[in-house]
The prediction has a mean pLDDT of 88. A computed fold for a 350-nucleotide part of an RNA from an uncultured prokaryote, annotated as small-subunit ribosomal RNA, central domain.

Context: one part of a larger RNA
C1' cells in the first nucleotide's frame, strides 16, 4: 500500500481560530488540462501466449503470428472535473427589531456564618468519640449580649433549567464587553466546509516574585485503634487554598461518541423568540423556528444500548488505531526555572 475499523474490545486530538493542502451549490457561452476515440511512428531480441514443425516422447529447440495492458505526435467529442467570462438566489454573510441568559473582564456594595479582640453577665466545666484521650478551661473558659477586626465564600430562589468552543461560569449594583436564537423584508452574490504546521484558550495541583491568611488543610506533631496502624477516628497544625503579575499545558479535559452538511415514524416535558378573524378579558389551545430532556418505530449494533441532539442511510475534510508485556520507557529533538511536558522506539518475552 490495500483492507477493516475508532461510545463499552486497541483507536476522535482538551478545546477554538485559521494558513497551505483537500473538497465545494444554480444557469448559460467558450477553452480542451484531466476523460474518451480514430491515425502514425515507436515498444530490440530473447521471455510469456497461439499454431505448426525438428530431437523416438518431453523437457529443449525452431519457424509464423498474436501481445507487450506504455510513451510521443496529430486529427476529433465535450456528459462530468477543471479553467476562463456573464449572470442567478436555495449555502454563507451584512442591515434592522424587539426579547433571554450564573457569557467574558473592571469597578463598588450588602447581609447571614466561622474565627479572633475588647467589654458586660455567669460558674464548673468544655470539647471530641462506638468508646476515650491528646486539647481548652478557676490566670473565669464552654453558653449569651453588644462592639471592633479580618479573610474566604455567596443559604433560600435553584430545576430533568440556564449560558459558554472547550476549561468553565450562581449575593446585588454600576461600566466595558463577546456570541447565539427568532422576526421582518432589504443587501451582497458561493464570499463555502474541513484543516497538516501555525497561533490562541485550557480544571486541579505545581513553580517565581511581592501581598494576604478567617476558615478548611497535603507534610508534620500528640491522643487513640491494632498483633503491628508510617492509615482510617479525635485534637492540633504549615505549605497550599485567596489577590496580582508570570509560567506549566495535563486530567476518567467524558457524551469515554471529530466537525460540517443532507436525507429517515412519531409521543411527552421544559427553555427562549415568532405567527393564528381558534377563543378572545385573562388565560388557554393550535401552528412554527431554536436550544435541552426522555420515551420509542425502521435501520444499526457482538451485545449493552442508539435511535431527527444517532451509534440509521450517505458526503468532505481532519486526527487516531493494527496482539500483550517491555513502554508512553530509553535515546535524540523542541519546550519549561523545576516538576516535567511533548514527539517517540528497540533487543528481549509471552
Nucleotide at each position: 500500500c490495500u483492507g477493516g475499523g475508532c461510545g463499552u474490545a486497541a483507536a476522535g486530538g482538551a478545546c477554538g481560530c485559521g494558513u497551505a493542502g483537500g473538497c465545494g451549490g444554480g444557469u448559460u457561452g467558450g477553452a480542451a488540462a484531466g476523460u474518451c476515440u480514430g491515425a502514425u511512428g515507436u515498444g530490440a531480441a530473447a521471455u510469456c501466449c497461439u499454431a505448426c514443425a525438428g530431437c523416438u516422447c518431453a523437457a529443449c529447440u525452431g519457424u509464423a503470428g498474436a501481445a507487450c495492458u506504455g510513451c510521443a505526435u496529430u486529427g476529433g467529442a465535450a456528459a462530468c472535473u477543471u479553467c476562463c467570462a456573464a449572470c442567478c438566489u436555495a449555502g454563507a454573510g451584512u442591515a434592522u427589531g424587539g426579547g433571554a441568559g450564573g457569557g467574558g473582564g473592571a469597578g463598588a456594595u450588602g447581609g447571614a456564618a466561622u474565627u479572633a479582640g475588647u467589654g458586660g453577665u455567669g460558674u464548673a466545666g468544655g470539647g471530641g468519640u462506638a468508646a476515650a484521650a491528646u486539647c481548652c478551661g478557676u490566670a473565669g473558659a464552654u453558653a449569651u449580649c453588644a462592639c471592633u477586626a479580618g479573610g474566604a465564600a455567596u443559604a433560600c430562589c435553584u430545576a430533568a433549567a440556564g449560558c459558554g468552543a472547550a476549561g468553565g461560569c450562581g449575593a446585588u449594583c454600576u461600566c466595558c464587553u463577546g456570541g447565539a436564537a427568532c422576526a421582518u423584508u432589504a443587501c451582497u452574490g458561493a464570499c463555502g466546509c474541513u484543516a497538516a504546521g501555525g497561533c490562541g484558550c485550557g480544571a486541579a495541583a505545581g513553580c517565581g516574585u511581592g501581598g494576604g491568611g478567617a476558615g478548611c488543610a497535603a507534610a508534620c506533631a500528640g491522643g487513640a485503634u491494632u498483633a503491628g496502624a508510617u492509615a482510617c477516628c479525635c485534637u492540633g497544625g504549615u505549605a497550599g487554598u485567596c489577590c496580582a503579575c508570570g509560567c506549566c499545558g495535563u486530567a476518567a479535559a467524558c457524551g469515554a461518541u471529530g466537525u460540517c452538511a443532507a436525507c429517515u415514524a412519531g409521543g411527552u416535558g421544559c427553555a427562549g423568540g415568532g405567527g393564528g378573524u381558534g377563543u378572545u378579558g385573562a388565560u388557554c389551545c393550535c401552528c412554527u423556528c431554536u436550544g435541552u430532556g426522555u420515551c420509542g418505530c425502521a435501520g444499526c449494533u457482538a451485545a449493552c444500548g442508539c435511535a431527527u441532539u444517532a451509534a440509521g442511510u450517505u458526503g468532505a475534510c481532519c486526527g487516531c488505531c493494527u496482539g500483550g508485556g517491555g513502554a508512553g520507557u530509553a535515546u535524540g529533538g523542541u519546550c519549561g526555572c523545576a516538576a516535567g511536558a511533548u514527539u517517540a522506539a528497540a533487543a528481549c518475552u509471552c

It matches the Rfam family "Bacterial small subunit ribosomal RNA". Rfam links the family to the GO terms structural constituent of ribosome and ribosome. The RNAcentral record of the full RNA draws on ENA.